Context: one part of a larger RNA
């Protein structure tokens, strides 16, 4: 390459929106470009294949025939694909009722605790550890009690809970945005899936300004432990952590499991509706949307997965191709940096 694969063995893009491309429901007519059928040129010889046939055989030659996968014309078929015009309503959507919830901005507040400060009480220890020491205390500490000022996180509820594309999202409360379910069958009439480039959003850790700074703690001073201790333990303690705005753009960004549809055995627990049935409470049965758990068939080396597939098939997209060199060099691109993104070879085994 052709193939065969992506939970652990190499390999799913961090995530979602999307232009172009690829696919794409049910029926009716039409076309007839894809698609099959015949005729017809063209498709140099040589060579190649198979029959015959000339040299004693053979190589070699000589004939006929096939191939010569393919272009171009032309009459024709119309199942399926394209096109083009109706036409359906189950796929997609829009109303409408009804209800969820730590979904997002953004005000506004709230009680514990900390810590600081002042003021009382009150006196010699307090803190720390495995033991200490470093550190704080008679200039009154620690302990307690009132005030009062700060910041920053919200016990309990709280849970394989619940909500979000994902990253995440937790004191209350208000106001704006968004979602997403369920039920009713009014309405649009294939409007749908996927998505290279592209573009948003994306934990923490860094950055830029300009605020903030209780607690905590890279760096970093100190005291211990050691053979040593650039650690782990303890006393401090800067940036950071917190807001605001802009940047970065990366994670074990994970279900290490891309999406959409469909189909394929039970059981059982929970959130979040809807119906039906008895009913004091509340039980019970159905059903539609999530989340868990064990499990049949099937899959997998196997551990395991099993309707939330890693099962059976469809479209579409990314990615894999021995270890190591290396996510390196080097050229671009992107970024104030820091460092991202693309990303090789030599050599080695």
């Nucleotide at each position: 390459u052709u193939g065969g694969g992506u939970u652990u063995a190499a390999a799913g893009g961090g995530u979602c929106c999307g232009c172009a491309g690829g696919c794409g429901g049910g029926u009716c007519a039409g076309u007839a470009a894809g698609u099959c059928a015949g005729g017809g040129g063209c498709g140099a010889a040589a060579g190649u294949u198979u029959g015959c046939g000339g040299c004693u055989u053979a190589a070699c030659c000589g004939u006929a025939a096939a191939a010569u996968u393919g272009c171009c014309u032309u009459u024709g078929a119309u199942a399926c694909u394209g096109c083009u015009g109706g036409u359906c309503u189950u796929g997609a959507g829009u109303u409408g009722c009804g209800g969820u919830g730590a979904a997002g901005u953004g005000g506004c507040u709230g009680g514990a605790a900390u810590a600081u400060g002042u003021g009382g009480u009150g006196u010699a220890g307090c803190g720390g550890u495995g033991a200490a020491a470093u550190g704080c205390a008679u200039a009154g500490a620690u302990a307690u009690c009132a005030c009062a000022u700060a910041g920053a996180a919200c016990a309990c509820c709280g849970a394989u809970u619940g909500c979000g594309a994902a990253g995440g999202c937790a004191g209350g409360u208000c106001a704006c945005u968004a979602a997403c379910c369920g039920c009713c069958g009014a309405c649009u009439g294939a409007c749908g899936c996927u998505g290279a480039u592209g573009g948003a959003c994306g934990a923490a850790a860094g950055c830029g300004u300009g605020g903030g700074g209780a607690g905590c703690g890279a760096a970093c001073g100190g005291g211990a432990u050691u053979a040593g201790a650039u650690a782990c333990c303890c006393c401090g303690g800067u940036a950071g952590u917190c807001c605001a705005c802009g940047c970065c753009g990366u994670a074990a960004a994970c279900g290490a499991u891309g999406g959409a549809c469909a189909c394929u055995a039970g059981c059982u627990g929970u959130c979040g509706g809807g119906c039906c049935u008895a009913u004091u409470g509340u039980a019970g049965g159905u059903u539609c949307g999530g989340u868990g758990g064990c499990u049949a068939a099937g899959c997998g080396a196997a551990a395991g997965u099993g309707a939330u597939a890693a099962g059976u098939g469809u479209c579409c997209c990314a990615c894999c191709u021995g270890g190591g060199g290396a996510g390196u060099a080097c050229g671009u691109c992107g970024g104030c940096a820091a460092c991202g993104a693309u990303g090789a070879a030599a050599c080695u085994c």
Predicted 3D model of a 349-nucleotide part of an RNA (small-subunit ribosomal RNA, central domain) from an uncultured organism. The prediction has a mean pLDDT of 90. RNAcentral holds the full RNA, with entries from Greengenes.